[in-house]
């Protein structure tokens, strides 16, 4: 340097099904109130009335669970910055959100708890901090085929060439 592997509630993607989302958004109708109104922000334009309650109807997406299938073991996730495309009626600027790409940085792994954020949510995800557990290597001690302690990080470890 190349190839092949290991960690385990292991990682990610995807079809289908199910629950939730939610009796929510929205539509129709009746009643009441409002008009310098509403539409992400300012302006112009366009379009539309706006808010509340009763009645009748009534979703979806994201997120989640399960079986199967696919790709894998920096699997993958994430942060700052930069770039591209799209959405919120059109235009300029801005704001927010989604997807993809790139440099650099962080994280061995899952799990539990606290705080914060996202979210409809006691689900779940992300970040930071902490706990025990677990795999690898190093060192030390002990043992007899494994134990205990300390430390480190995947740009690692093991095997073969």
């Nucleotide at each position: 340097g190349a190839u092949a592997g290991a960690g385990g509630c292991g990682c990610g993607g995807u079809u289908c099904u199910c629950a939730u989302c939610a009796g929510u958004a929205c539509u129709u109708u009746c009643c009441g109130g409002c008009a310098a109104g509403g539409u992400c922000g300012u302006g112009c334009a366009g379009c539309c009335g706006c808010c509340g309650g009763g009645a009748a109807g009534g979703a979806a997406a994201g997120g989640g669970a399960g079986c199967g299938c696919c790709g894998c073991c920096g699997a993958a996730g994430u942060g700052c910055c930069g770039g591209a495309a799209g959405a919120a009626u059109g235009c300029c600027c801005g704001u927010u959100c989604u997807u993809c790409c790139g440099u650099c940085g962080c994280u061995g792994g899952g799990u539990c708890g606290g705080c914060a954020g996202a979210g409809a949510a006691g689900a779940u995800c992300u970040g930071c901090c902490g706990g025990a557990c677990u795999g690898u290597c190093a060192c030390a001690a002990g043992a007899a085929c494994u134990u205990u302690g300390u430390g480190a990080a995947g740009c690692g470890c093991u095997a073969u060439c």

This is a predicted structure of a 161-nucleotide RNA (Lysine riboswitch aptamer) from uncultured Faecousia sp. RNAcentral holds the sequence, with entries from MGnify. Taxonomically the source falls in Faecousia (Bacteria, Bacillati, Clostridia, Eubacteriales).